[in-house]
Context: one part of a larger RNA
RNA sequence: UUGGGUUUAAAGGGUGCGCAGGCGGUGUAUAAGUCAGUGGUGAAAAUGCUGCGGCUCAACCGUAGACUUGCCAUGGAUACUGGUACACUUGAAUGUAGUUGAGGGUAGGCGGAAUGUGUAAUGUAGCGGUGAAAUGCUUAGAUAUUACACAGAACACCGAUUGCGAAGGCAGCUUACUAAACUAUGAUUGACGCUGAGGCACGAAAGCGUGGGGAGCGAACAGGAUUAGAUACCCUGGUAGUCCACGCUGUAAACUAUGAUCACUGGUUGUUGGCAAUAUACCGUCAGCGACUGAGCGAAAGCAUUAAGUGAUCCACCUGGGGAGUACGUCGGCAACGAUGAAACUC
Numbered sequence: 001u002u003g004g005g006u007u008u009a010a011a012g013g014g015u016g017c018g019c020a021g022g023c024g025g026u027g028u029a030u031a032a033g034u035c036a037g038u039g040g041u042g043a044a045a046a047u048g049c050u051g052c053g054g055c056u057c058a059a060c061c062g063u064a065g066a067c068u069u070g071c072c073a074u075g076g077a078u079a080c081u082g083g084u085a086c087a088c089u090u091g092a093a094u095g096u097a098g099u100u101g102a103g104g105g106u107a108g109g110c111g112g113a114a115u116g117u118g119u120a121a122u123g124u125a126g127c128g129g130u131g132a133a134a135u136g137c138u139u140a141g142a143u144a145u146u147a148c149a150c151a152g153a154a155c156a157c158c159g160a161u162u163g164c165g166a167a168g169g170c171a172g173c174u175u176a177c178u179a180a181a182c183u184a185u186g187a188u189u190g191a192c193g194c195u196g197a198g199g200c201a202c203g204a205a206a207g208c209g210u211g212g213g214g215a216g217c218g219a220a221c222a223g224g225a226u227u228a229g230a231u232a233c234c235c236u237g238g239u240a241g242u243c244c245a246c247g248c249u250g251u252a253a254a255c256u257a258u259g260a261u262c263a264c265u266g267g268u269u270g271u272u273g274g275c276a277a278u279a280u281a282c283c284g285u286c287a288g289c290g291a292c293u294g295a296g297c298g299a300a301a302g303c304a305u306u307a308a309g310u311g312a313u314c315c316a317c318c319u320g321g322g323g324a325g326u327a328c329g330u331c332g333g334c335a336a337c338g339a340u341g342a343a344a345c346u347c
Base pairs, nucleotide, nucleotide: 004318005317006316007301008300012315014202015201016200017199021195022194023193025088026087027086028085029084030083032081033080034077035076037074038073039072040071041070049065050064051063052062053061054060091192092189093188094187095185096184097183098182099181100180103178104177106176107175108174109173110172111155115151116150117149118148119147120146121145122144126137127136163170164169207248208247209246210245211244212243216242217241221237222236223235224234259314260313261312262311263310264309266293267292268291269290270289271288272287273286274285275284296303297302320347321346322345329340330339331338332337
């Protein structure tokens, strides 16, 4: 490189938007590519190929033919591809009328339970914690109970195999702003589409910078236990952090370990949101979310209209284990580190 692959064996980019590129619906005209025909040219000779003939055969020789796959011109064909023009509506989008939801750190407001702290009161000797203890708190009155106040963080029940979002993710109530999807209609545009190297944006947690905040929890740290030891598991404390604002980082088992889009291909069952129809009800249809089982596929486990089935287009990625996601270089970052990414050697 070809072939073959990418749920679990190596392999789907964390996700989207999107320039270039690749690919692309129906009809008519056109005829550049494409196809067959004709004419010209390419033809030197020899060689090579085919037929026939001559040396007794052959090598060799003679003769005839084809070949020379090309180029140019010409009048045709129109299935496919392309260009241009016109037309179309089923792809795509818009409109109209509705509906849905934990979609949105975009800006506010409000709420109760719990926890902790403070003050006051009642009250007296313990509390707390564990396998058992101890450290710890407590006569300077703790724990417990009651009232009031303050603080920060998270939102029990509802809650679900539920819903929404491109992914990360999103859950008390409420207001404003804002994005999306779905359904019905078939009014409008008329291929405006799909994918997408680079690029740009978003991107859990931890971490970083500046300034706030700090109730609970809690890396580090300290102490008490356990133990042969115990830099742990258990206990008592506890700093960063967790929270907010702004900026950075750009990674995760970022997982459905399954790229996006389109078409096609059985049955059973539940559920969410519409629509339609009927009226005690069942049934239908579109879009999602689940379960089970076929054909088919698969090494098997299993997947099975939400495919890992049958096909099409585009992108990404893989090529034995270790060395190694390391070294070097480059780019990015305040740093931490991230991205790109080998070889020697070895089995």
Background
Small-subunit ribosomal RNA, central domain from an uncultured organism, 347 nucleotides, folded computationally. The coordinates come from a structure-prediction model, not an experiment, and the mean pLDDT is 84.